RNAcentral holds the full RNA, with entries from SILVA. The part of an RNA shown here (small-subunit ribosomal RNA, central domain) has 350 nucleotides and comes from a metagenome. Its Rfam family is "Bacterial small subunit ribosomal RNA".

Context: one part of a larger RNA
RNA sequence: CUGGGCGUAAAGGGCGUGCAGGCGGUUUAGAAAGUUGGAUGUGAAAACUCCUGGCUCAACUGGGAGAGGCCAUUCAAAACUUCUAAACUAGAGGACGAUAGAGGAAAGUGGAGUUCCCGGUGUAGCGGUGAAAUGCGUAGAUAUCGGGAGGAACACCAGUGGCGAAGGCGGCUUUCUGGGUCGAUCCUGACGCUGAGACGCGACAGCUAGGGGAGAGAACGGGAUUAGAAACCCCGGUAUUCCUAGCCGUAAACGAUGUCAACUAGGUGUGGGAGGAGGCAACUCCUUCUGUACUGCAGUAAACACAGUAAGUUGACCGCCUGGGGAGUACGGCCGCAAGGCUAAAACUC
Numbered sequence: 001c002u003g004g005g006c007g008u009a010a011a012g013g014g015c016g017u018g019c020a021g022g023c024g025g026u027u028u029a030g031a032a033a034g035u036u037g038g039a040u041g042u043g044a045a046a047a048c049u050c051c052u053g054g055c056u057c058a059a060c061u062g063g064g065a066g067a068g069g070c071c072a073u074u075c076a077a078a079a080c081u082u083c084u085a086a087a088c089u090a091g092a093g094g095a096c097g098a099u100a101g102a103g104g105a106a107a108g109u110g111g112a113g114u115u116c117c118c119g120g121u122g123u124a125g126c127g128g129u130g131a132a133a134u135g136c137g138u139a140g141a142u143a144u145c146g147g148g149a150g151g152a153a154c155a156c157c158a159g160u161g162g163c164g165a166a167g168g169c170g171g172c173u174u175u176c177u178g179g180g181u182c183g184a185u186c187c188u189g190a191c192g193c194u195g196a197g198a199c200g201c202g203a204c205a206g207c208u209a210g211g212g213g214a215g216a217g218a219a220c221g222g223g224a225u226u227a228g229a230a231a232c233c234c235c236g237g238u239a240u241u242c243c244u245a246g247c248c249g250u251a252a253a254c255g256a257u258g259u260c261a262a263c264u265a266g267g268u269g270u271g272g273g274a275g276g277a278g279g280c281a282a283c284u285c286c287u288u289c290u291g292u293a294c295u296g297c298a299g300u301a302a303a304c305a306c307a308g309u310a311a312g313u314u315g316a317c318c319g320c321c322u323g324g325g326g327a328g329u330a331c332g333g334c335c336g337c338a339a340g341g342c343u344a345a346a347a348c349u350c
Stems, first nucleotide, its partner, number of pairs: 003322004007304002012318001014201004021194003025088007033081002035077007042069001048066007091191001092188004096183004103177007110154001115149007125136002162169002206247006215241002220236004258317006266295013299306002323350003332343004
């Protein structure tokens, strides 16, 4: 080294793009590196196996034969892998025509509600709770009507509905822009899959600078509760939440399930298409492609359950695990303004 695993027991990288590497469709011809066979050389002695001898036997030991290889040279074979040449269209991609969508970015814009300000009406309460109090209010609150300001979020539609690689995305309009699906032909002709490093994206919180600040609201102040109350409840309230630019790079970043491909009973909903049948029509039914859910057979599984969106049956490539604690810590290195992140032990102990 050869093992067994990774939904929940330890274990799938947060997600993508992609260099190297690994792997790679169909046919023909050739080469002969891998591969297979032969020959030759070499493979010291001891050791090993077999035969045979010496110590009374054995261990031990003498003799003979054999075996022993990622080895070298050479001859040959051509199925498979590889390489070269030529070709193909089932993989992949493109053209064409349709099409759904909270996919992304920027700009603009709308209504409801909260808060605040101004004015009118109006008078003693309002608010809050389990009950209260702090708080607000005769300097006129709450309520109600009119006007104005400003910020943030978009009720209904709304749906195990849609889109996106993931994070995530929801008023409306315009501009720019990514990806998908369906249809029928045509084109290219293996252009593919995976992907250590690398690069990019990456919720919330946090950080830097400049704006903004309605509501909510860590910290903080006060009122209650309580034995106490550093809380839960109430009244306030700063950072923050919002925008621009730049960092951070982590999450139960979850389907706790890596990506790609193939194969393996059915049934039922729902989103987006296409074809066909029926019907005046609304619509219904059948077939098919692509999503998204439920149910269920075989099979799998420790069980729970999974079950064509597999955790079934296989292949390719990557990541990861190897008793609990110590510890995702110390040290070192790299990254970061910092907070910290990434990588990652040991002693000791059970």